[in-house]
C1' cells in the first nucleotide's frame, strides 16, 4: 500500500428486496418465598460508528473518513 468483511441498548445479536428499530442477558421495580437462589409482571436503557449525498422517506442505497479482524504485496 491493496482486497473482503464488520460496526445497532451495559453484553451477545436479529432487522433481504428503503416505510420510521427488536430480541435474550444484564439493570431498576413489584409479585411470590421464612431468606436467598428460581419463577411471574412491568420499566428504563439506542440521534443504528462519524460526516455528507439520494429520495416524500435511510440501519438499509452511494461517496469520504475513523476502528476492528481476515488475506495479499
Nucleotide at each position: 500500500g491493496c482486497c473482503u468483511u464488520u460496526g445497532u441498548a451495559a453484553c451477545u445479536c436479529a432487522g433481504a428486496a428503503g416505510g420510521u428499530a427488536g430480541a435474550g442477558u444484564a439493570g431498576u421495580u413489584u409479585c411470590c418465598u421464612u431468606c436467598u437462589a428460581a419463577g411471574a409482571a412491568a420499566c428504563a436503557a439506542g440521534u443504528c460508528g462519524a460526516g455528507g449525498g439520494u429520495u416524500c422517506g435511510a440501519a438499509u442505497c452511494c461517496c469520504u473518513c475513523c476502528a476492528a479482524a481476515a488475506g495479499c504485496u